[in-house]
Context: one part of a larger RNA
RNA sequence: UUAUGGUAAAGGAACUCGGCAAAAUGACUCUGUAACUUCGGGAGAAGGAGUGGCUAUAACAGAGAAAUCUUUUAUAGCCGGCACAGAAUCGGGGGUAGCGACUGUUUAGUAAAAACACAGGUCUCUGCUAAUUCGUAAGAAGACGUAUAGGGACUGACACCUGCCCGGUGCUGCAAGAUUAAGGGGAGAAGUUUUGGCUUCGAACUUAAGUCCCAGUAAACGGCGGCUGUAACUCUGACGGUCCAAAGGUAGCGAAAUUCCUUGUCGGGUAAGUUCCGACCUGCAUGAAUGGUGUAACGACUUCCCCGCUGUCUCUACCAUAAUCUCA
Numbered sequence: 001u002u003a004u005g006g007u008a009a010a011g012g013a014a015c016u017c018g019g020c021a022a023a024a025u026g027a028c029u030c031u032g033u034a035a036c037u038u039c040g041g042g043a044g045a046a047g048g049a050g051u052g053g054c055u056a057u058a059a060c061a062g063a064g065a066a067a068u069c070u071u072u073u074a075u076a077g078c079c080g081g082c083a084c085a086g087a088a089u090c091g092g093g094g095g096u097a098g099c100g101a102c103u104g105u106u107u108a109g110u111a112a113a114a115a116c117a118c119a120g121g122u123c124u125c126u127g128c129u130a131a132u133u134c135g136u137a138a139g140a141a142g143a144c145g146u147a148u149a150g151g152g153a154c155u156g157a158c159a160c161c162u163g164c165c166c167g168g169u170g171c172u173g174c175a176a177g178a179u180u181a182a183g184g185g186g187a188g189a190a191g192u193u194u195u196g197g198c199u200u201c202g203a204a205c206u207u208a209a210g211u212c213c214c215a216g217u218a219a220a221c222g223g224c225g226g227c228u229g230u231a232a233c234u235c236u237g238a239c240g241g242u243c244c245a246a247a248g249g250u251a252g253c254g255a256a257a258u259u260c261c262u263u264g265u266c267g268g269g270u271a272a273g274u275u276c277c278g279a280c281c282u283g284c285a286u287g288a289a290u291g292g293u294g295u296a297a298c299g300a301c302u303u304c305c306c307c308g309c310u311g312u313c314u315c316u317a318c319c320a321u322a323a324u325c326u327c328a
Stems, first nucleotide, its partner, number of pairs: 001323008010314002014312001019309001027051005036041001038157001052079008061070003080084001092307004097302002099299002104116002120155007132141003158294004163224003168221002170217004177212003183206002188201005225243005252286001253283001264280005
């Protein structure tokens, strides 16, 4: 000096991005236990008391023929120690908000999460030689299943809900018309010729899917406005005008995991708070299964606060063990 342990006056998070690390809690018995809640939970909530040894009594159980003995529990009394779960093993707790319902899964070797999955929901395809998938094929999976089944896509328990737009893209349907390939067709034309022919080019007409066209469809991909005037203080604008669009964002939520300006403004918490919580709404650039808003329980998740606790710190010190280093 490093590593691993131990102890520490007074203070007790002042440390720090952050209580990281450490300390503290801890077992059993009794007591007691809030909001909220899907009535199951929350809950070991929180908080509090006891615990050694000996003696006596009582009760249950067991053994024994019985006297009696043993275990456990309860009550009472006595005794000892600084300390009685005397060592070791062995939950710190509470409040708030976000996200995800939950148990689960994941980047073998920097990420365990709010990511994935999930039960549940919806759409869509598929009538069985099923759709779909693998294979050139034979064949196979689907499935020795049959629409309460199987495949694909999105969402993600539960509760309340899920608004408007089909103009674009996609998908589905329709067959009247337009367009359209090879093929069919062959008017006609050219070359050659020994006049029998042979070769080449070729209009009209006919003709598929597709595309155009016409409809439907958003829990398909997606989208969901400007300018301006107006109420007898002021401000605001229920109301009006005008332009554009397929339709102009509904219910909700909102400085948010989304807010640039921004440390927005007000309130709470602190002596002091760019974080946090509750509101406001001026939403740069929220918004409804790309799901919206809530939500008990759960989480080695994230934020903020409090109690307890401490060498994290004020501010370091000493001790033990091991290694390095220096000297011999």
Predicted 3D model of a 328-nucleotide part of an RNA (large-subunit ribosomal RNA, domain IV) from Lietzensia polymorpha.
The organism belongs to Lietzensia, within Eukaryota.
It is recorded under the gene name rnl.
Its mean pLDDT, the model's own confidence on a scale to 100, is 86.